[in-house]
RNA sequence: AAAAGGCAAAGCCAUCGAAAGAUGGCGGCGCAAAGCUAAAGGGUCUAAAGCUGGCCAAGCCAGCCAAGACAGCCAGUUGCCGAA
Numbered sequence: 001a002a003a004a005g006g007c008a009a010a011g012c013c014a015u016c017g018a019a020a021g022a023u024g025g026c027g028g029c030g031c032a033a034a035g036c037u038a039a040a041g042g043g044u045c046u047a048a049a050g051c052u053g054g055c056c057a058a059g060c061c062a063g064c065c066a067a068g069a070c071a072g073c074c075a076g077u078u079g080c081c082g083a084a
Stems, first nucleotide, its partner, number of pairs: 006031002011026006029072001035077003041074002043070003050064006
């Protein structure tokens, strides 16, 4: 480089979830790992419950916080083909 294939973004529909997001269908932006691994490498996202504060009445608002989530952020790890 080719060949056989693979995965599947955004969006839409349905379901679950407080949310982040996940699952299935349609879809195809792209990907040599867009395979796997999430407290027990880093980073990012959400914050129901909880705690703190404000108003201080119901409740509402703000802040903190994950072992809740993201691997198509980096990383670890496994791996198809084969001109070379």
The RNA shown here (c-di-GMP-I riboswitch aptamer) has 84 nucleotides and comes from a soil metagenome.
Its Rfam family is "c-di-GMP-I riboswitch aptamer". Its family is annotated with cyclic-di-GMP binding in the Gene Ontology.
RNAcentral holds the sequence, with entries from MGnify.